[in-house]
Molecule: Glycine riboswitch aptamer
Organism: Pseudonocardia sp.
RNA sequence: CGAAUCCCAGCGGGAGAUCCGGUGCCCGUGCACCGGAGCCGUAGGAGCAACCUUCCCCGGAAAUCUCUCAGGCCGCCGUACCGCUGGGGCGAG
Numbered sequence: 001c002g003a004a005u006c007c008c009a010g011c012g013g014g015a016g017a018u019c020c021g022g023u024g025c026c027c028g029u030g031c032a033c034c035g036g037a038g039c040c041g042u043a044g045g046a047g048c049a050a051c052c053u054u055c056c057c058c059g060g061a062a063a064u065c066u067c068u069c070a071g072g073c074c075g076c077c078g079u080a081c082c083g084c085u086g087g088g089g090c091g092a093g
Base pairs, nucleotide, nucleotide: 001093006088007087008086009085010084011083012082013081018037019036020035021034022033023032024031025030038073039072040071044069045067046066047065051060052059
């Protein structure tokens, strides 16, 4: 001088999944509520493998996988994730 991983902020991109019946409002084929059944997986949450450890058991151990507890299924917002920029930290070289 100084890479990657990591953290924060900004900008851009960014999904998925419903129907039936009733009631009310309202004259828009719209909104809210109730009931029934169904569905989604990319906020969050939970679980597991390889592997590590151990005489053994136990324990540790990731996710876009699995579960759907919460959440969601008009639209909007938001979202994991991706890219760019700036800052911080680390310190391979």